Model confidence (mean pLDDT): 88 of 100.
Predicted 3D model of a 474-nucleotide part of an RNA (small-subunit ribosomal RNA, 5' domain) from an uncultured bacterium.

Context: one part of a larger RNA
RNA sequence: GAACGAACGCUGGCGGCAUGCCUAACACAUGCAAGUCGAACGAAGUCUUCGGACUUAGUGGCGCACGGGUGAGUAACAUGUGGGAAUCUACCUAAAGGUUCGGAACAACUUCGGGAAACUGAAGCUAAUACCGGAUGUGUCCGUAAGGAGAAAGAUUUAUCGCCUUUAGAUGAGCCCGCACUGGAUUAGUUUGUUGGUGAGGUAAGAGCUCCACCAAGACUACGAUCUAUAGCUGAUUUGAGAGGAUGAUCAGCCACACUGGGACUGAGACACGGCCCAGACUCCUACGGGAGGCAGCAGUGGGGAAUAUUGGACAAUGGGGGAAACCCUGAUCCAGCAAUGCCGCGUGAGUGAAGAAGGCCUUCGGGUUGUAAAACUCUUUCAUCAAUGAUGAUAAUGACAUUAGUUGAAAAAGAAGCUCCGGCUAACUCCGUGCCAGCAGCCGCGGUAAUACGGAGGGGGCUAGCGUUGUUC
Numbered sequence: 001g002a003a004c005g006a007a008c009g010c011u012g013g014c015g016g017c018a019u020g021c022c023u024a025a026c027a028c029a030u031g032c033a034a035g036u037c038g039a040a041c042g043a044a045g046u047c048u049u050c051g052g053a054c055u056u057a058g059u060g061g062c063g064c065a066c067g068g069g070u071g072a073g074u075a076a077c078a079u080g081u082g083g084g085a086a087u088c089u090a091c092c093u094a095a096a097g098g099u100u101c102g103g104a105a106c107a108a109c110u111u112c113g114g115g116a117a118a119c120u121g122a123a124g125c126u127a128a129u130a131c132c133g134g135a136u137g138u139g140u141c142c143g144u145a146a147g148g149a150g151a152a153a154g155a156u157u158u159a160u161c162g163c164c165u166u167u168a169g170a171u172g173a174g175c176c177c178g179c180a181c182u183g184g185a186u187u188a189g190u191u192u193g194u195u196g197g198u199g200a201g202g203u204a205a206g207a208g209c210u211c212c213a214c215c216a217a218g219a220c221u222a223c224g225a226u227c228u229a230u231a232g233c234u235g236a237u238u239u240g241a242g243a244g245g246a247u248g249a250u251c252a253g254c255c256a257c258a259c260u261g262g263g264a265c266u267g268a269g270a271c272a273c274g275g276c277c278c279a280g281a282c283u284c285c286u287a288c289g290g291g292a293g294g295c296a297g298c299a300g301u302g303g304g305g306a307a308u309a310u311u312g313g314a315c316a317a318u319g320g321g322g323g324a325a326a327c328c329c330u331g332a333u334c335c336a337g338c339a340a341u342g343c344c345g346c347g348u349g350a351g352u353g354a355a356g357a358a359g360g361c362c363u364u365c366g367g368g369u370u371g372u373a374a375a376a377c378u379c380u381u382u383c384a385u386c387a388a389u390g391a392u393g394a395u396a397a398u399g400a401c402a403u404u405a406g407u408u409g410a411a412a413a414a415g416a417a418g419c420u421c422c423g424g425c426u427a428a429c430u431c432c433g434u435g436c437c438a439g440c441a442g443c444c445g446c447g448g449u450a451a452u453a454c455g456g457a458g459g460g461g462g463c464u465a466g467c468g469u470u471g472u473u474c
Base pairs, nucleotide, nucleotide: 001474002473003472004471006470007469008468009467010466013346014345015344016343017342018341019339020338021304026302027301028300030299031298032297035062036061037060040059041058043056044055045054046053047052069257070256071255079180080179081178082177083176084175087173088172092169093168094167095166096165097164098163099162100134101133102132103131109124110123111122112121113120114119140149141148142147154161155160156159182229183228184227189220190219191218194217195216196215197214198213199212200210201209232254233253234252235251236247237246238245239244259280260279261278262277263276282293283292284291285290310336312335313334314333318332319330320329321328322327349379350378351377352376359370360369361368362367383415385410386409387408388407389406393401418463419462420461421460422459423444424443425442429458430457431456432455433454439446440445
């Protein structure tokens, strides 16, 4: 000098665009953050112009694995980059073919119970795109072959939406490998499913993946194994002429986590933030028998801290989920609120004005300086204020923002300047007070009676809605 997610002190007019718990992955009151479909299904209820319409608890479908948060763990094929083969992929696209015949249940409902509650038991009834069986099977799979296995679902306003099998694509994901990737040797040896083979199991898939069997004794290591400490990685950010150094907030990609530890279920996809089960800690309810919960979602509270915002509006736009659609949901998102936290822009007036006024300060008492500065006169009206008008974002229609941006008009210089420094480095000097005191200080150093270095005043320098200090990086 530059930079900052900064903080503190003094000060503070406006706008635009950004940014805003870096600390306790500490605990959380309250509200909201994932629903939707009646054009899959029965039933109940409401209304009825008796044609029907509407609402929904339940069964069923799709979604809830996305989006949003955090960085605890992780030194690792986690990430980055470049390759690879032994894989899966709901919805979507293209193509080939099919969509046949039957059956038995379970919710809801009714009845009878249990429980304080959460919830739950028994009996009976019922529908389906829920479940099961038979048929067919172009293609598909197993098999050398013969042969064997193996599917479907309907709805409605009759035009569509679906369903099943197979192939190809697209998209997404899983797996393997080369290289790169922090410090410590005051960590030198480590390893027994360990290293390899055969067979088996397992997976969507290759593999010691396997608390499977047998066999061999290997494998890694001073080019740093193992251990330990620290740490999410990257695109990037910052500094620097560069090389390099430091960092990894916001935005984007990947990974990991969801009170702590473990586990599987469902599913195309999870070992699942607002799902389930078990254990633990904590909090709450209880009739003491038993139950409920998980903000590292958005707001918000307590706590910690030098320190970080509203319990706001809207689905209008973009995007996502469901639906044939109308539409519904969406704290994603778009906006608004708060904060000089940062960057950028603008303003706090302009011109004329010497009796160089008054006052202040200094003085060699002559004067000098503040200083064209003020006053006064003549103008202007940016921003702010008031009134009117008024786009674009969105059009067939729909605007939260919105008292929008912008435009026009009105009034009046009117509402709007501070902070720091002045011994040298380093731009800027005098007086008074103090007297090694009080104090200053980044370094050198000032202060013990004439202090340009302390405190005040006048004057001056610098920056300016900021200025200075502290912290960190180069």